[in-house]
Context: one part of a larger RNA
RNA sequence: UUUGCAGUUAGACGGAAAGACCCCGUGCACCUUUACUAUGAUUUUAGGUUGUAGACUCAAAUUCUUUGUGUAGAAUAGGUGGGAGCAUUUUGCAACAGUGAAAUACCACCCUGAUUAUUUGAUUCUACUUAAUUAUUUUUUAUAAGACAGCCUAUGAGAGGUAGUUUGACUGGGGCGGUCACCUCCUAAAGAGUAACGGAGGUGUGCAAAGGCAAACUCAAAUAAUAUUUUAUUUUAGAGCGUAAUGGCAUAUGUUUGCUUGACUGUAAGAUUGACGAAUCGAACAGAGAUGAAAGUCGGCCAUAGUGAUCCGGUGGUUCUGCGUGGAAAGACCAUCGCUCAACGGAUAAAAGGUACGCCGGGGAUAACAGGCUGAUGGUUUCUGAGAGUCCAUAUCGACGAGACCGUUUGGCACCUCGAUGUCGGCUCAUCACAUCCUGGAGCUGAAGCAGGUUCCAAGGGUUCGGCUGUUCGCCGAUUAAAGUGGUACGUGAGCUGGGUUUAGAACGUCGUGAGACAGUUCGGUCCCUAUCUGCUGCAAA
Repeated sequence: UUUGCAGUUAGACGGAAAGACCCCGUGCACCUUUACUAUGAUUUUAGGUUGUAGACUCAAAUUCUUUGUGUAGAAUAGGUGGGAGCAUUUUGCAACAGUGAAAUACCACCCUGAUUAUUUGAUUCUACUUAAUUAUUUUUUAUAAGACAGCCUAUGAGAGGUAGUUUGACUGGGGCGGUCACCUCCUAAAGAGUAACGGAGGUGUGCAAAGGCAAACUCAAAUAAUAUUUUAUUUUAGAGCGUAAUGGCAUAUGUUUGCUUGACUGUAAGAUUGACGAAUCGAACAGAGAUGAAAGUCGGCCAUAGUGAUCCGGUGGUUCUGCGUGGAAAGACCAUCGCUCAACGGAUAAAAGGUACGCCGGGGAUAACAGGCUGAUGGUUUCUGAGAGUCCAUAUCGACGAGACCGUUUGGCACCUCGAUGUCGGCUCAUCACAUCCUGGAGCUGAAGCAGGUUCCAAGGGUUCGGCUGUUCGCCGAUUAAAGUGGUACGUGAGCUGGGUUUAGAACGUCGUGAGACAGUUCGGUCCCUAUCUGCUGCAAA
């Protein structure tokens, strides 16, 4: 060196299971509820099945009889109209007169309250059963109930009992938070356009003048003077233009005055922007106007925000259509109205949650472990040296600052791995670095000695046993020369353990209406692999 045998498990991101954690899917299932929409049970009302008889009460209508008192006035005047007579055997009543707001006899009609009778309706109660229906009993019979139950139709109420569903997206993982449409500026790299959970703000209108035309005028600030609302000088705008910002405007797009309604009707060549839907600008023509002497200007406002498609429905109009014909209904066309459809190109008229009991399809397009990049944070170190050190920066300590190194912390990124790279601690076995805890050798010392401090060299060897806790860590006890700091997938689970974390059971506290939830607590809780290759150990042979 090769081969064989026996071992050992460090590696083959070993085997097993299209990861159960996490995210995604306009996936599924089950559960909850004051999510939405239905619906069974239950229940209201009306009608039908549904017949007979009686009584009570109430309401309405009709009818009979009757009721009506302030004061004054014969006196208990309900009201209105007509009315000079009415009624008689007689007596009388009215009128007249008088009182009063109103005057009586007689006739007619009516109001208010009561009464009688009838009819209708409703409520309650009672009775009947042969025929409606129901229950018990073995069919009949019988018994009990009985026009109520029950059943049917329509109509409400109610309802997680049941069912079907919904429960947005962006996002330096997801959730929580924030945002979602439009306008202005910067980012934007001197045409246009241009992203981010980049930096700043505004909008969801206002105005009958703050619109149109014509004419006239000039603002604001500072300084000075002046009794004054005034005057002078300087300044291109530092004002104003309803409102944010930007651009624009003084010949004014600003301010004032006069007259007005073009904040018009029907059209529109041609351009600009946009994937499209759409949006913006617009000369010119016809009509009827406003203003101005006129030329002319005027189809809202200095410009850029002030918004919502389609469907469905409402209103007004029109020489349109009108399902055999005439109409109508309905539709069409023109005008207009109704959406924080704000998740603002709007899935529906109509919608919230839980899952640790979970399932499926996917993703290393995306998180948790480990690795990688980075090195803010962290650690080590250098420079400078204000100062402390009695004096003296540098024995020792060292502010404010500047630089480097490391890759052990907490992070950032999301690059391999989600058809699986097993996660804390302990046990076992280690191996490396040196920024050295001890042992060794040196320099300086604010080193007398002993003992120290600090720095340099040095990795050969060593670096404890216990109590508490799942602990790493830490605290404590007793020692030691010392009880080092780190790396190795926070070394090591195909080596062990399984106390913690992190399934299913259960409980407490808190939160939640609830299903349930909690880097809150608590008891319990399956750790598989016979070694093919590489590596390593031992033996044997050549």

The prediction has a mean pLDDT of 82.
Large-subunit ribosomal RNA, domain V from a marine metagenome, 542 nucleotides, folded computationally.
The full RNA is in RNAcentral, with records from SILVA.